[in-house]
Transfer RNA from a Nautiliaceae bacterium, 73 nucleotides, folded computationally. The RNAcentral record of the sequence draws on ENA. The source organism's lineage runs through Bacteria, Campylobacterota, Epsilonproteobacteria, Nautiliales and Nautiliaceae. It matches the Rfam family "tRNA". From the family's description: Transfer RNA (tRNA) molecules are approximately 80 nucleotides in length.
This record gives sequence, C1' cells and structure tokens, in this order.
RNA sequence: GCCGCGGUAGCUUAGCUGGUAGAGCAUGGGACUUGUAAUCCCAGGGUCGAGGGUUCAAAUCCCUCCCGCGGCU
Repeated sequence: GCCGCGGUAGCUUAGCUGGUAGAGCAUGGGACUUGUAAUCCCAGGGUCGAGGGUUCAAAUCCCUCCCGCGGCU
C1' cells in the first nucleotide's frame, strides 16, 4: 500500500430484505431472609466510531475519514 471483518448502554453483544434501538452481566430501588449471599420484581443508562449524501423516514443503503483485528505484498 491492497483486501476482508468489526466499532451499538459501564462491559459482552443482538438487530444490517430501511419503519418505535433490544438482551445478558453490572448499577440503583423493592420483595424474600434473624442477617448476608442466592432468587424474584421494577427502574435508570444509547445522540448506534466521525462527517456528508440518498429517502417521507437511516444503526441499516452510498461516499470520505478515524480506530481495532486478521490476511496478502
């Protein structure tokens, strides 16, 4: 330098035939318990890596760039 994959909540990630952004763990509150842990219930937390384009509508499609991993030279 070229190619491929990936970047979404504090962490691990689903969602990519465009149509309300989800889950697990963690965190906070409650229930249960003599108490703790475990278990159960509820809640908060995301401007979907950045900028632009297409569209009534973009995490999703197109362009450029940044970061990580792998391959080729």